The prediction has a mean pLDDT of 78. A computed fold for a 265-nucleotide RNA from an Anaerolineales bacterium, annotated as Bacterial large signal recognition particle RNA. It was read from a public genome assembly, where an Rfam model found it. It matches the Rfam family "Bacterial large signal recognition particle RNA". It is annotated as a non-coding RNA gene. A reference for the family is Rosenblad et al. (2003), "SRPDB: Signal Recognition Particle Database", Nucleic Acids Res. Of the family's consensus pairs, 93% are formed in the model.
RNA sequence: UCGUGCUAAGCGGGGCGCUAGCGGUGCCUUGUACCCGCAAUCCGCUAUAGCGGGGCUGAAUUCCCACUCGGAGGGCUCGACGGCUGCCGGGACUGCUUUGUCAAACAACGUGGAGGGUUGGGUCCUGUGCGGCGUGGAGCUGUGAACCUGGUCAGGACCGGAAGGUAGCAGCCAUAAGCGGUAAACCGCGGGUGCCACGGGGUCGCCUGGCCUGAGUUGGCUGAUACGGCAAGCCAGUAGCCGCAGUUCGAAGAGGGGUGCACGA
Numbered sequence: 001u002c003g004u005g006c007u008a009a010g011c012g013g014g015g016c017g018c019u020a021g022c023g024g025u026g027c028c029u030u031g032u033a034c035c036c037g038c039a040a041u042c043c044g045c046u047a048u049a050g051c052g053g054g055g056c057u058g059a060a061u062u063c064c065c066a067c068u069c070g071g072a073g074g075g076c077u078c079g080a081c082g083g084c085u086g087c088c089g090g091g092a093c094u095g096c097u098u099u100g101u102c103a104a105a106c107a108a109c110g111u112g113g114a115g116g117g118u119u120g121g122g123u124c125c126u127g128u129g130c131g132g133c134g135u136g137g138a139g140c141u142g143u144g145a146a147c148c149u150g151g152u153c154a155g156g157a158c159c160g161g162a163a164g165g166u167a168g169c170a171g172c173c174a175u176a177a178g179c180g181g182u183a184a185a186c187c188g189c190g191g192g193u194g195c196c197a198c199g200g201g202g203u204c205g206c207c208u209g210g211c212c213u214g215a216g217u218u219g220g221c222u223g224a225u226a227c228g229g230c231a232a233g234c235c236a237g238u239a240g241c242c243g244c245a246g247u248u249c250g251a252a253g254a255g256g257g258g259u260g261c262a263c264g265a
């Protein structure tokens, strides 16, 4: 140096989570990488840290390195950073807006009198009178009693020798209580009563008459401005997510280095 047979080792790794810790199951990543069984109310272990069974490769492209790069992805800081979303607040500014004032243009009304001032009336409240309406009374009137109201009482009844007398039903007339009617006039009472009359009060808001004065008044729009309002923009705070930054772990990959035994030629 070559050949044969072995052995160590390997047949995936990493982050998060869980855990006293390690590994696995779980989630994510890298990217292709033997099989079976176990396992979140977990499973197996203990610093040589998955366990049990089977298979393959095998000292190198494949194994090892506390070496140098590389840097997917995760964790942490939530940071004087940026963006988005939600919540809470503010009202300086922009925007929108109620009301008032001012200005200009326009329109309408206005010397056939705008606007203002003053005076009276109405509208509001209250009292009295009158009227009307309703109701009651009085008055007038109708009706009104089998007997227990009156008068007259046929017939009949009773007393009497007679003359005569007595009570009295029906009928008729009248009347009591009661039940009705009543135009006007009379006396009271009442109101969701009045184109009525008179008085008092109140309001100066609206309508209106008289008198005085004598040129403006009103409307919408636009602009300015003042006091307010809204909170879209804006400002401040807070929570979450994303990006950026820092830090930490770190896969694939690249480079460098290391690696055993036996036999034979």
Base pairs, nucleotide, nucleotide: 001265002264003263004262005261006260009057010056011055012030013029014028015027016026020046021045022044023043024042034054035053036052037051038050063258064257065256067255068254069253073249074248075247076246077245079244081243082242083241084240085239086238087237089235090234093233094232095230096229097228099226100225101224102223103222106219107218108217109216115213116212117211118210119209120208121207122206123205124201125200126199127198128197129196130194131193133190134189135188136187137186139182140181141180142179143178149174150173151172152171157166158165159164